The prediction has a mean pLDDT of 82. The RNA shown here (c-di-GMP-I riboswitch aptamer) has 75 nucleotides and comes from an uncultured Geobacteraceae bacterium. Rfam family: c-di-GMP-I riboswitch aptamer. Rfam's curators write: GEMM was predicted in a large-scale screen for bacterial structured RNA regulatory elements. The sequence was found by an Rfam model in a public genome assembly.

RNA sequence: CUCUGUAAAACGCAAAACUGGGGCAACCCAGUGACGCAAAGCCACGGGCCCUAAAAGGGUGGCCGGGUUACUGAA
Numbered sequence: 001c002u003c004u005g006u007a008a009a010a011c012g013c014a015a016a017a018c019u020g021g022g023g024c025a026a027c028c029c030a031g032u033g034a035c036g037c038a039a040a041g042c043c044a045c046g047g048g049c050c051c052u053a054a055a056a057g058g059g060u061g062g063c064c065g066g067g068u069u070a071c072u073g074a075a
Stems, first nucleotide, its partner, number of pairs: 012037002017032006035062001041068003045065003048060004
């Protein structure tokens, strides 16, 4: 110097519930709120799950994998 690594520190995100709004629905957006998260930032490529009478289509990245970007850097 590079890589790995989460102890510490500085930050960050925001489950459920409630209120308002959008949607046939799953669910999404905003406010309040904090269950938790080392990527709980982003991306529906693969799998899973959910919605839709079915197909088609939609949702879920805080289900798993993968891709990509980022703060700190003890032992």